[in-house]
RNA sequence: AACAAACGCUGGCGGCGUGCCUAACACAUGCAAGUCGAACGCGAAAGGGACUUCGGUCCUGAGUAAAGUGGCGCACGGGUGAGUAACGCGUGGGUAAUCUGCCCCUCAGUUGGGAAUAACCCAUCGAAAGGUGGGCUAAUACCGAAUAAUGCUGUAUCGCCUCGGUGAUUCAGCCAAAGACGGCCUCUGCUUGCAAGCUGUCGCUGAGAGAUGAGCCCGCGUACCAUUAGCUUGUUGGUGGGGUAAUGGCCUACCAAGGCGACGAUGGUUAGCUGAUCUGAGAGGAUGAUCAGCCACACUGGAACUGAGACACGGUCCAGACUCCUACGGGAGGCAGCAGUGAGGAAUCUUGCGCAAUGGGGGAAACCCUGACGCAGCAACGCCGCGUGAGUGAGGAAGGCCUUCGGGUCGUAAAGCUCUGUCGGGUGGAAAGAAACGCAUGGGUGCUAAUACCAUCUAUGCUUGACGGUACCGCCAAAGGAAGCACCGGCUAACUCCGUGCCAGCAGCCGCGGUAAUACGGGGGGUGCAAGCGUUGUUCGGAAUCAUUGGGCGUAAAGAGCGUGUAGGCGGCUGGAUAAGUCAGAUGUGAAAGCCCUGGGCUCAACCCAGGAAGUGCAUUUGAUACUGUCCUGCUAGAGUAGGGAAGAGGGAAGUGGAAUUCCUGGUGUAGAGGUGAAAUUCGUAGAUAUCAGGAGGAACACCGGUGGCGAAGGCGACUUCCUGGUCCUAUACUGACGCUGAGACGCGAGAGCGUGGGGAGCAAACAGGAUUAGAUACCCUGGUAGUCCACGCCGUAAACGAUGUUCACUAGGUGUUGGGGGUAUUGACCCCCUCAGUGCCGCAGUUAACGCAUUAAGUGAACCGCCUGGGGAGUACGGUCGCAAGACUAAAACUCAAAGGAAUUGACGGGGGCCCGCACAAGCGGUGGAGUAUGUGGUUUAAUUCGAUGCAACGCGAAGAACCUUACCUGGGCUUGACAUCCCGGGAACCCUCUGGAAACAGAGGGGUGCCCUUCGGGGAACCCGGAGACAGGUGCUGCAUGGCUGUCGUCAGCUCGUGUCGUGAGAUGUUGGGUUAAGUCCCGCAACGAGCGCAACCCUUGUCCUUAGUUGCUACGCAAGGGCACUCUAAGGAGACUGCCGGUGUUAAGCCGGAGGAAGGUGGGGAUGACGUCAAGUCAGCAUGACCUUUAUAUCCAGGGCUACACACACGCUACAAUGGCCAGUACAAUGGGUUGCCAAGCCGCGAGGCGGAGCCAAUCCUAAAAAGCUGGCCUCAGUUCAGAUUGCAGUCUGCAACUCGACUGCAUGAAGUUGGAGUUGCUAGUAACCGCAGGUCAGCAAUACUGCGGUGAAUACGUUCCCGGGGAUUGUACACACCGCCCGUCAAGUCAUGGAAGCUGGCAACACCCGAAGCCGGUGGCCUAACCUGGAAACGGGAGGGAGCCGUCGAAGGUGGGGCAGAUGAUUGGGGUG
Repeated sequence: AACAAACGCUGGCGGCGUGCCUAACACAUGCAAGUCGAACGCGAAAGGGACUUCGGUCCUGAGUAAAGUGGCGCACGGGUGAGUAACGCGUGGGUAAUCUGCCCCUCAGUUGGGAAUAACCCAUCGAAAGGUGGGCUAAUACCGAAUAAUGCUGUAUCGCCUCGGUGAUUCAGCCAAAGACGGCCUCUGCUUGCAAGCUGUCGCUGAGAGAUGAGCCCGCGUACCAUUAGCUUGUUGGUGGGGUAAUGGCCUACCAAGGCGACGAUGGUUAGCUGAUCUGAGAGGAUGAUCAGCCACACUGGAACUGAGACACGGUCCAGACUCCUACGGGAGGCAGCAGUGAGGAAUCUUGCGCAAUGGGGGAAACCCUGACGCAGCAACGCCGCGUGAGUGAGGAAGGCCUUCGGGUCGUAAAGCUCUGUCGGGUGGAAAGAAACGCAUGGGUGCUAAUACCAUCUAUGCUUGACGGUACCGCCAAAGGAAGCACCGGCUAACUCCGUGCCAGCAGCCGCGGUAAUACGGGGGGUGCAAGCGUUGUUCGGAAUCAUUGGGCGUAAAGAGCGUGUAGGCGGCUGGAUAAGUCAGAUGUGAAAGCCCUGGGCUCAACCCAGGAAGUGCAUUUGAUACUGUCCUGCUAGAGUAGGGAAGAGGGAAGUGGAAUUCCUGGUGUAGAGGUGAAAUUCGUAGAUAUCAGGAGGAACACCGGUGGCGAAGGCGACUUCCUGGUCCUAUACUGACGCUGAGACGCGAGAGCGUGGGGAGCAAACAGGAUUAGAUACCCUGGUAGUCCACGCCGUAAACGAUGUUCACUAGGUGUUGGGGGUAUUGACCCCCUCAGUGCCGCAGUUAACGCAUUAAGUGAACCGCCUGGGGAGUACGGUCGCAAGACUAAAACUCAAAGGAAUUGACGGGGGCCCGCACAAGCGGUGGAGUAUGUGGUUUAAUUCGAUGCAACGCGAAGAACCUUACCUGGGCUUGACAUCCCGGGAACCCUCUGGAAACAGAGGGGUGCCCUUCGGGGAACCCGGAGACAGGUGCUGCAUGGCUGUCGUCAGCUCGUGUCGUGAGAUGUUGGGUUAAGUCCCGCAACGAGCGCAACCCUUGUCCUUAGUUGCUACGCAAGGGCACUCUAAGGAGACUGCCGGUGUUAAGCCGGAGGAAGGUGGGGAUGACGUCAAGUCAGCAUGACCUUUAUAUCCAGGGCUACACACACGCUACAAUGGCCAGUACAAUGGGUUGCCAAGCCGCGAGGCGGAGCCAAUCCUAAAAAGCUGGCCUCAGUUCAGAUUGCAGUCUGCAACUCGACUGCAUGAAGUUGGAGUUGCUAGUAACCGCAGGUCAGCAAUACUGCGGUGAAUACGUUCCCGGGGAUUGUACACACCGCCCGUCAAGUCAUGGAAGCUGGCAACACCCGAAGCCGGUGGCCUAACCUGGAAACGGGAGGGAGCCGUCGAAGGUGGGGCAGAUGAUUGGGGUG
C1' cells in the first nucleotide's frame, strides 16, 4: 500500500459496485424449457339458451380446454472448481486426416403408391408407479417404386499438386422428396362456384459454395520434493484388418525389440488455466473473488441410446450410499440453476417485482416460455460524494482540570446577537429509458392473365414501463434530527494530575510497573483520522535478507583433505563459406473488458461511453554479417614431443651399518639403587645400582639440519643396489589449439580403530600400586596389556590449516635463500651484473568491517567447479548408500531465543611477564591474642532493655560525660488550638504569697499588687498572663534508594581533563607514550603535536638561628626589699636566613644525583592546615534543612516510676598487672600546655584520710589550680602467688545533688581472686620517633575518664634489600569480564512444563498388483423362436426370401470379494535425547 475479509466501539444521507473463501455437506417448498392447430387424428366439461313425454334432446360454449402422433428446441443460457501437473490451459501454427442443424447464395427437383400405429373404445393386472390383451384411425410419422446430377463407389486415361487435394474425359453401378396456408379463373371440365390448373408464401429433397461452430495434431511456456533413480509389454515400431466425421496401438492378429530418463523419466504432494488483480522505481514476488475466454464436473462409479452436435445439471439403463412412499409384493428422488432451510464456520443476503428493455427457444404471425436478464430488498463489506452549520461575540462567564496560589487552560469555545438552508421532514409538479413488432389508412416496386393475393419499401395514426409517482425541479417551516474511534515513553504527531505499588495490568520492537509511572487504570488537555476508527488475519514492499538487474566464502555462515578425468561450460591468430544465434525492416496475430492517454455522459467524483496508444510475446518473410556457432584453408605466441644438462628425506623392493635402550651369560665389586617439590610403591645380601667382556632381539636413524629440498595432498630424513613418477634449465627441430575447468565417477588419503597371521627392544591407552589432595576415578612416581613394527585386507576421518579451490593475464620496489643458464673479469675459483624456476621477510598503489593482504594478493580482470543464507535444536532424528564393527556420507522438522558472531576500542581483572613506590615485607623496639577489670558491640533476656553506625572505612563510634532531667523506650495517670509560632475576640499588667486533694502533672480556693508609651482623660497601644472560636501547631513517625548540606574511604595516591590541530569509517588515539630524573604528570631531552585547566610544589600557621623595635605582671650583671636597669631568659611585632646559591665529581653540555665547604638549619629542615576528576545508590531525614507519604482526644503534649546500667555467652578498643631495670618508706630536683567570679581557692587550724572550718588573693605573664612524675640520694624487701598484683566482698565514712535502692565518685580499716609474660594469629612505630613518665583541658552539680584532645620530661634499636604478603602508580600482554573475578560460566541430579525420535502392537485411509464373481451396455456369434409394408410362388388361403425383434452364448467390463505386499498418517505401556522457567 492492498483485501470477496472477520471482530470491538460507534453510526446521518446518497450514488456505483460487491456479498458461503468453510461441508463438491444434506436438502422441505415454489419457480428455473418449452413451443407449433398454417404437419395430424380425436375432442370434452362447467356456464348460457331453446324444446321436452321430465327420461332427455338440440344450439352455444368450441373444433376451445386437455392429452396424444409429428416437427424444432432441450448439447444454448445458468451453477460450481471436486478432479486434473495434462496438448488441461496460454501462445503460434497444421488439418492434402475432418464434420458442421438452424442462416446466406447458386443450380436442379418436389412424380406416383402402400402398410401400420398412438390418441380413442372394450377387457384386464397392480396399493401405487405403471402395465398387458383385443379393436378403429390420420399425417410434413413410416415403407417401397419412378426420375436425377457437376453427387457417391469402382474401372481406364491425361494434367496440376502443399500428395487421403484438385481439374477434364470414358464406362458400369448406387442414392431423393411432404406437404401446409392464401388468392385467382388466362387456359380445360362441370359450369352461382368449384376442381384439375395457374399463382404467391412457408416447407421438403439432391448438389455446390459461404458463414459460424466444433474435432484432431504439432513447436514453445506452465508448482514443489532426488530423504522419489531408474520406468515401460499395447509397452516402441512395422504389416494386414477393424473402428471413427477424421489421423493414430484407438482396437485386434502377426513380426521386430524397442521406447523414456540427470536438459529429471517413474513416483509422491499440492493446484482448475488464462486475460488479469495486488504490490514494487523496475526486474520481480504473491494471487486467480466479481467481469471475460477455455477446460472439467452435475449424489458416487460405470455405460451406451437419440441427435448436426451429448456419452447429456433439471434424459435413459445398471451398480452403490443416503432420503422418502408402501397394502411389504414393490416404487420414487438428486438445488455445484433462483430464492430458501439445516449443518459447518470468525463469516457472506429476499422463499421479492417484471418480461417494459437487452438476449435466447418455438411459431407465418399474434403470441407463449425465459430465477438469462432488467429492477427492487438486506449488509458502512468496499470505493466515491455530501452534511452535522456560518458570521460576530471577552465580564476571557459558570463549571472542569492544573497551579510556583500569582495564575494558566478547555476558550470565541459556550451563552447572546445577526444569518444561511445542503441532507432529512412536509407539500406540489414531474421525466428520459419506447424503438420496434403488429394493426389501420395512403403511396411506390416486384410477382401474375390480374387493379386479387402475397412479398417488400415508405408516410401518418394507434398500442407497450417492472423500476415508480423514482430521478429531477419548485414551495414551507426550522440550527432545529445528524460524531465517533484510536493514540499521546522512543520509533511516531501529541503531557499533566490522581489511583495503584513487580500488584492489577500494558506491550508491534526496545521495554514499562517493587510509593513521586508523560508506558498500568481514571480525569483534564492534546494529536491523528473521520461515518467511520481501531484490532486480528493475509500478500507485496522496505529486505541488496536467495543478490538476472543486485550479495558473499583468510578471521563474521561459507573452498570439497588431495588428485585423475566423463558429460557439460568456456576457449589463441588468419582467410573463406553459411546465416542457427544476433541486429534491422515488413506482414499477420497478440479477443473484449482492464491499465495508460485524449475527449464525452451522470451537478462533481466513484462509475459509464467513444477513440487512441500499449501489450516488452509468437509466427512468417526480406535483408545485414562485426561478434558467437557450424564447415573448410592456413599459422605458432597456448599445449605437447624430441635432443642436451641439473637438483632432490618423491615412491616401491632387496640388502647392509653403527650409536643407544632392554634382556641373557660370565668377571670385578658391596649396600644400597631408583625416583621426587618431598616421598613411597619398586629393585637389591638368592648380590642389585656401578663397571668390563661376550651374546640376543626389536625399533628408530644423533651430528649434517637450514622459515633448506621433494611430493597433488596425506606426507618423506642412516647407507648401498635395482625398478619407477614428477619438476627445473637450455639451444634447436617437430606436431599444429591437441587447451582450461570439471556435476557424477574413479584413485590416493595422518593418527586412531577393525580382521587374519607374524613380531614385540623401548614407549605406552586400559589396569594395578605409591604419592598429592577435603576428595584425586587426574597432573607426579613404580609397574604394565592392547597398540605402536611387518604382510595382506578394511576404515575414509582431522585445527586433513595458508582456516585462503584450480587455471590464465596484468599491476612500484627492496632484501635473504635453493636449483639452473648467460655476461664481464680471471690461469682458475670467488666477487659483480642479467635472467628462468622455487621458497621467506619488509613494503607502495590498491583492497579490507577492521585485523591485515600486497607479483607466492585477500589488488585488477577472465573461465569453470564447490559452498553459505540468524543462534540453538543438529551435523542430530528418520530414510537411503557404504562398512565386519566402530562408524562414515547424505540430511530435516517440531519447538525455542533476540540474539549468536567478527574485528577493533576504553576500562577492569589475571595464582601473565617487566618497571616503580609505601612501616607493605624484611631488620628492630614495644604491644595485642591468655588473667582481672572498664567501655563498646553482637546475642540472649525484658513491659522496655529507645534509635542509628556493620569488612578495611561499625564496635572508648553519634555520646566533649543516661541517678531525676537528658530520653527519643516501657508502665500508669492527665490534657486536646495544645508544651512551642502567627492571626482574631473578651478580660487582666507582669508577678508574688498561702491553703486543700494528689505520686506528680493537674484540679480547686484565697490574698497582695501595679509599672511603660500616647491621650480629647472616655480610652487606646506594645510586651506578658487568663478564657474562647478556627485557620493551624506538633511528630527523634517512614523513606539517606526522592534530596541539600556535611562527612568517611581509595589517598596527600599522582593523577584527572580540555581547546585547536593531526590520525582513524568509528568507538577512540595522539598530547599524557618514549630516554633520563624526581616525593611528585617534579623537571629535562626527544616526539604531530602546540597550548591550557584542576591536582603536585609554593604562597599560610607553627617550630628551630640571628637582628631590629618594644618592654609589665616577665627578667636581674646593682641591691636585703622598695627602687634602678632592659644586657640576658622570655614576651610579641617586623625583618634576615636556604636558593642545589658555591666547589669537585658524575650525567647527554640537560634535568638531576653524589661528595664537600660555609652555616643555627642542606637539598620539600621538622610539624600542621590544605584532599584533583571521580568511586562506594558508602554514612547521616536522630544535629540542621527539605520533597512526598503517614498521624491529628494521638505516632502530639505533660507528669510519676521504671528502662537505656539486665547476663549463660562471643568479639573489639583499652587500663592494671604478673614483678628486683622492681615494690615500699624517707629525703630531694627539674617542665610545658591550659583552666578559673553561680569560679580557682592561698596561708592557718581540725581530721589517719576523703574532707571540713576559714577566708587572703585573683576577671589573672601579677593570684590560685600546682604536687609534676619517671629521675637522684639513702634504707628495707631477696624470687615467694611474695612487702608482686590488686579484683571481689564486709564495715565505717566524706562530698555533690530535691534525691546516690535499682544506678555516683572518693576515703579509712579489713578481705586479698585470677594472674609467674600469654596458641594459631595479629598490631603500632624510621628520631626527639618508638618506649617509659607524669601534667592540663573540654563535657560536667557530681561522676562511672582506664576514654578523648593537648602538653611537656627521660629517650632508644634497626632498615642487607625488594624474592615474597598487602595496598598503589605507569607502560605492556591475554580475556568469552563491563553490576567489570565477590565477574562470567559447564555438566549431572530433583521436581514442573512443551514439542519431538524409537517402540511389542493397535487403528482408519490411499494407490497399485494377482485371482474370483460379473450388472447395465456396445460389439461379435447363434438356432428347431416371433415378425405389417418390400421381393417372390400362389386365384386365394398360405408359403419362401430380405429386413426387424426377443432369447441364448461369448469378449470387454463398474461395483463387490479374497490375498500378499507398498505408501503416508493417528495412537501406544515404555524408552531416548532436546527446549524452557

Description:
Model confidence (mean pLDDT): 84 of 100. Small-subunit ribosomal RNA from an uncultured bacterium, 1477 nucleotides, folded computationally. Rfam family: Bacterial small subunit ribosomal RNA. Its family is annotated with structural constituent of ribosome and ribosome in the Gene Ontology.